This is a predicted structure of a 1497-nucleotide RNA (small-subunit ribosomal RNA) from a Dehalococcoidia bacterium. Its Rfam family is "Bacterial small subunit ribosomal RNA". The RNAcentral record of the sequence draws on SILVA. Its mean pLDDT, the model's own confidence on a scale to 100, is 85.

RNA sequence: CGAGUUUGAUCCUGGCUCAGGACGAACGCUGGCGGUGUGCCUUAUGCAUGCAAGUCGAACGGGGUGUUGCCGACCUUCGGGUUGGCUUCACUAAGUGGCAAACGGCUGAGUAACACGUGAGUAACCAACCUUCCAGUGGGGGAUAAGCCGCCGAAAGGCGGUGUAAUACCGCAUUCGCUGCCACGGCCACAUGGUCGAGGUAUGAAAGCCUUCGGGCGCUGGUAGACGGGCUUGCGUCCUAUCAGGUAGUUGGCGGGGUAACGGCCCACCAAGCCGACGACGGGUAGCUGGUCUGAGAGGACGGCCAGCCAGACGGGGACUGAGACACGGCCCCGACUCCUACGGGAGGCAGCAGCAGGGAAUCUUGCGCAAUGGGCGAAAGCCUGACGCAGCGACACCGCGUGGGGGAUGAAGGCCUUCGGGUCGUAAACCCCUUUUCUGGGGGAAGAGCAAGGACGGUACCCCAGGAAUAAGCCUCGGCUAACUACGUGCCAGCAGCCGCGGUAAUACGUAGGAGGCGAGCGUUGUCCGGAUUUACUGGGCGUAAAGGGUGUGUAGGCGGUCUGGCAACUCUUCGGUGAAAUCUCCCGGCUCAACUGGGAGGGGUUCGGGGAAAGUGCCAGACUAGAGGGACGCAGAGGAGAGUGGAAUUCCCGGUGUAGCGGUGAAAUGCGUAGAUAUCGGGAGGAACACCAGUGGCGAAGGCGACUCUCUGGGCGUUUCCUGACGCUGAGACACGAAAGCGCGGGGAGCAAACCGGAUUAGAUACCCGGGUAGUCCGCGCUGUAAACGAUGGAUGCUAGGUAUGGGGGGUAUCGACCCCCCCCGCGCCGUAGUUAACGCGUUAAGCAUCCCGCCUGGGGAGUACGGCCGCAAGGCUAAAACUCAAAGGAAUUGACGGGGGCCCGCACAAGCAGCGGAGCGUGUGGUUUAAUUCGAUGCAAAGCGAAGAACCUUACCUGGGUUUGACAUGCAUGAAGUAGGAACCCGAAAGGGGGACGACCCGUAAAGUCGGGAACUUGCACAGGUGCUGCAUGGCUGUCGUCAGCUCGUGCCGUGAGGUGUUGGGUUAAGUCCCGCAACGAGCGCAACCCUCGUCCCGUGUUGUAUUCUCACGGGAGACUGCCCUCUAGAAAGGGGAGGAAGGUGGGGAUGACGUCAAGUCAGCAUGGCCCUUACACCCAGGGCUACACACACGCUACAAUGGGAGGGACAAAGGGUUGCCAAGCCGCGAGGCGGAGCUAAUCCCAUCAAACCCUCCCUCAGUUGGGAUUGCAGGCUGCAACUCGCCUGCAUGAACGUGGAGUUGCUAGUAACCGCAGGUCAGCACACUGCGGUGAAUACGUUCCCGGGCCUUGUACACACCGCCCGUCACGUCAUGGAAGCCGGUAACACCUGAAGUCGCUGAGCGAACCCGCAAGGGACGCAGGCGCCGAGAGUGGGACUGGUAACUGGGACGAAGUCGUAACAAGGUAGCUGUAGCGGAAGCUGUGGCUG
Repeated sequence: CGAGUUUGAUCCUGGCUCAGGACGAACGCUGGCGGUGUGCCUUAUGCAUGCAAGUCGAACGGGGUGUUGCCGACCUUCGGGUUGGCUUCACUAAGUGGCAAACGGCUGAGUAACACGUGAGUAACCAACCUUCCAGUGGGGGAUAAGCCGCCGAAAGGCGGUGUAAUACCGCAUUCGCUGCCACGGCCACAUGGUCGAGGUAUGAAAGCCUUCGGGCGCUGGUAGACGGGCUUGCGUCCUAUCAGGUAGUUGGCGGGGUAACGGCCCACCAAGCCGACGACGGGUAGCUGGUCUGAGAGGACGGCCAGCCAGACGGGGACUGAGACACGGCCCCGACUCCUACGGGAGGCAGCAGCAGGGAAUCUUGCGCAAUGGGCGAAAGCCUGACGCAGCGACACCGCGUGGGGGAUGAAGGCCUUCGGGUCGUAAACCCCUUUUCUGGGGGAAGAGCAAGGACGGUACCCCAGGAAUAAGCCUCGGCUAACUACGUGCCAGCAGCCGCGGUAAUACGUAGGAGGCGAGCGUUGUCCGGAUUUACUGGGCGUAAAGGGUGUGUAGGCGGUCUGGCAACUCUUCGGUGAAAUCUCCCGGCUCAACUGGGAGGGGUUCGGGGAAAGUGCCAGACUAGAGGGACGCAGAGGAGAGUGGAAUUCCCGGUGUAGCGGUGAAAUGCGUAGAUAUCGGGAGGAACACCAGUGGCGAAGGCGACUCUCUGGGCGUUUCCUGACGCUGAGACACGAAAGCGCGGGGAGCAAACCGGAUUAGAUACCCGGGUAGUCCGCGCUGUAAACGAUGGAUGCUAGGUAUGGGGGGUAUCGACCCCCCCCGCGCCGUAGUUAACGCGUUAAGCAUCCCGCCUGGGGAGUACGGCCGCAAGGCUAAAACUCAAAGGAAUUGACGGGGGCCCGCACAAGCAGCGGAGCGUGUGGUUUAAUUCGAUGCAAAGCGAAGAACCUUACCUGGGUUUGACAUGCAUGAAGUAGGAACCCGAAAGGGGGACGACCCGUAAAGUCGGGAACUUGCACAGGUGCUGCAUGGCUGUCGUCAGCUCGUGCCGUGAGGUGUUGGGUUAAGUCCCGCAACGAGCGCAACCCUCGUCCCGUGUUGUAUUCUCACGGGAGACUGCCCUCUAGAAAGGGGAGGAAGGUGGGGAUGACGUCAAGUCAGCAUGGCCCUUACACCCAGGGCUACACACACGCUACAAUGGGAGGGACAAAGGGUUGCCAAGCCGCGAGGCGGAGCUAAUCCCAUCAAACCCUCCCUCAGUUGGGAUUGCAGGCUGCAACUCGCCUGCAUGAACGUGGAGUUGCUAGUAACCGCAGGUCAGCACACUGCGGUGAAUACGUUCCCGGGCCUUGUACACACCGCCCGUCACGUCAUGGAAGCCGGUAACACCUGAAGUCGCUGAGCGAACCCGCAAGGGACGCAGGCGCCGAGAGUGGGACUGGUAACUGGGACGAAGUCGUAACAAGGUAGCUGUAGCGGAAGCUGUGGCUG
């Protein structure tokens, strides 16, 4: 720092996704050690048990126990024991009293607030304990807990009597100071007042305990401080305007109450204020901060541990005590819940530490210790302390260490892969040497403790010794991003997946294995945050077409603002001071062996406060100016607006005349109108609407918009002048006004046009397009509506930045007699274009350039401009405007193609012109289909279908049935065995194969006389293997078809473009041709074209058998010839074209061979080859028979015909090219014939097929007929081939004689030696040819032309297509899933309001009951004061009620999204077949159609 993903490719826009870091985490797999941290994020849910706040006997009295001393009583074993009183001391339970308990600890519910942060204020305040200083501490009184007695109660607890103390309580005295009041002065402050000094007057204090007798600790009043707090305040602090108005103690005042203190904090009265777009009020969410994470930073997110503040303590309310609380481990009340109960009543509050239950993905021990630190009490010892220090549990996090180190190749075994050679795991292991962190065992053993003792941690850290490689490795990934690849399995299954996407039989993407990569006591996954994301853009984005300029103006607040001078100093800059806690962070140094962790020092950190200074800029004040703005004067143009009036043309209607059969309308028609007289035509009249020509690329207006003429009223603009004002300006949230068409209300009007509607056509349908009618409406007045492709898809203003040209308005100069012309200036409206800009297209002084100011708007597509809410509207509807869910894109511009019922140019038997056919018939062949045991397989539009087949009776043959064989019919290797071996006749079984049988009986090499031996071949058995026309042509090679013999397809370099790509190859001509010429940012080149090759045609030369005639013909070989070479013409004086001469042949002379880059996953695994898969006594092999020849049908290609241009009979004539020795076969003879006999000749220019043909010519018959046309079909008799013609061959003769009388829609071939007609030959082949491949014979017609059909080439245009129009794609309907809106209702939640009731409690009033202290009184009693009780205000909560907001659910209902190949149509994209889109209105199954106005995208 980037990457993947929209496309065929490109650039841009834009979203989605990934790589990083982090965590109080969780889950999966795995897990050796240590250190330091950290650990209920969820139910502020409920809690068993224990502990978490006590302490002081030096404040006090008494109880209990023990004890000292003394005294007494009783008992006695005389030792003593028991017991009572007084007394000392100690311990202890409880009590009075004091201090603490308001700290510490926990939690984050609530709170959007002076709660928090930061700064300031308090002249409006408090303050226990601590410190300083000043002053004091005198003298009295009455009670009460405890205790004892009695009573009530289950308990908790309570009542009465008696009774005692105090540092408890209460009078009195004293008053430096304090406090109230009165008045004085200094200083300070400035709203009040503060402070100091001095005076008068009045009120108000105290407590004692200990003592070593020195004193100490206390107590009271005051003063100052410290620590800590209360209150006030500037600034900062989340989302929502679909919350816009809120507020009655509300805002202020006067007086009072209350408080430590200001204050509507509270109360009475008075006034009517106060807050709010700088966001009040309401809703949602949330403890705030230091900081933490991330980030380059700015920022974003977060607020766990630690620290500061706040808030809370079961929910709610309340006060009491106190220095401090409205009080977590206090009290009272209400409520919910739990527990006890004797049913009468009581008790309780873990959001303290542990722990339990529950919830949850999830979070620990009912541990040790007060040794340290800190806290409370105490004079102290000390006690208490779940604060804290430690330990335990958890890889939860961070940090550190280890699981060994060195050597070791036959590269072991084994695994995996393999092209079978090998490769790899891999120095990895084994093995040898070494070490001991860790581990185990043993020994020693701390610091932490200031001062004597005292250590939970802990026999821990650490040290030493011994033992022994010993105790210790996993997890994820390997298609791209992204580092790491193979095999097998699976077969759109199972599965994977963060995005793109993998999987449908060779998957580096699934699963497993081997290997590899990454990290490592961890590794992955999930979740969340930041980053990447400049994707909310302050740093740092945009708005013509990608999302985005408001329809337009006027203008409020606000923002911004010309030149000069002076002043001020708010902003700004500078300096000094204060604060910004500590921790954290950065740097340096230090301590744990390092690190994490931690100590010290420094730095950093604010939009902060105060003081001093500067004065350029902004701001403010004052003054001045004229360049901005406005005004005056003088001119000018204009469909600018409003009102009133006037005019002519045209349509329609009415009246009248002329006139007669049609008119009208369309692609063609019909509906319609017309003999009741239309249309046409003439005259007259009525009425409404719109204003031809002028008219323009023109003018005016803010926009919408404005078009006959005249008058009236009226807005704006421009020019000239430089006369006036003197910044008066720009923009503009809200607001207000205007605002096409359609539409709405009321009233008019209504000629034409025309939604809806009615007909007629078209059509598969036609709710459309076309036609005939036709109502709203269109018009006017008044009032609504407020939208649009309201567009330049471009907000307004100002300044700056080349020009050229056209045009509208005005002015000046020059010129002229004058208008023009020419030059210049200003304003408007267009085109082209420089720089620049832009993704490109384009824009370019009318900016989309360079800048400034202000407003509006955008942030992926769909859902959706929709729902809900609000506002507006009579309605239609408008404005504002989401979410769930879903997709991996949706887009812009440009590129190359392809396509178009787009355009231009041009070809082709493409059409046209012609000739002959096919399609109808019969037959042949092929195919589909059907049938079958099998009808083997393949080929399927052109480009399958007389195709693979150039020839299925057996064979072929792959199919079926049946019979058989198993190392196999065939190849190679190894091993083995046998010796009359291999082979194999007769004979037997059998359909054959095969089996049995076994006469006979080998071969090669070496040795050798032979026998024989060894080896080979052959054979047997066995193992490897053979074999497969089994599958995949979508794994392939090769070959082939097709576009297409079309003229195209590319490259190098250069140039242009950000790029895809373009240029070249386009253009002007020309050609059969990208053929050639010219031009040109191109210049060249390659594959194609052409030529070179073969053949035919002319001539020449050579050779010449078998031809023959010496030449010639012919055959073979070689050569010549043709090149637009020559002439004329046309042209650009290029290429080419046209004409002509010569020539056998003329402009490629005819034909052939030759097929560019590529396309169709075209065809072929069955020709061959071949990867993979499959079969292996069978999917292999052999054999017999059958089948491939089936037959209701359908199609394709042919043959023969339908006849007289013919048929039949007879006679006669002329080819070319081929083939022939298992062959062609002559003559001759036999047969009607097929054919037979026969055998000559021929390895073939010799002989044969083969007289070589037929059409043709001549003669005769047939005479238009299902015939003397036609020959199917069938019968009989034969011939040939072959082992064999039944299934199933060909031929012959005789007989039979079918359909068929020229073939519908449609369709094929052919442009000259061609079509057509005619025969001949060949290959295949035993036989079989209507097929195929060749050969010659006879031998035409037509082409105006390129509109149309088909195919193709080039250029151009549009495109939403790119598996490319057989494309894409829209809407309804049907089905399934999901989320969501509405909805009669139903069920909740929240906060208020009204009324009612009203606990505790404070306050107020009362207080006849009760009461020790003080007063009067001898007393009784009274007073004062207090309490209970009563009453009242307030008051939590409950109840009732109507509303508000919000959530859940719901019959039914609305649309939406998604889903496999459902239904209907075809709306859009090419002129998409009616150009599209659009606001509005009507209509229609649906897309949609139509009207009206608008836009060009």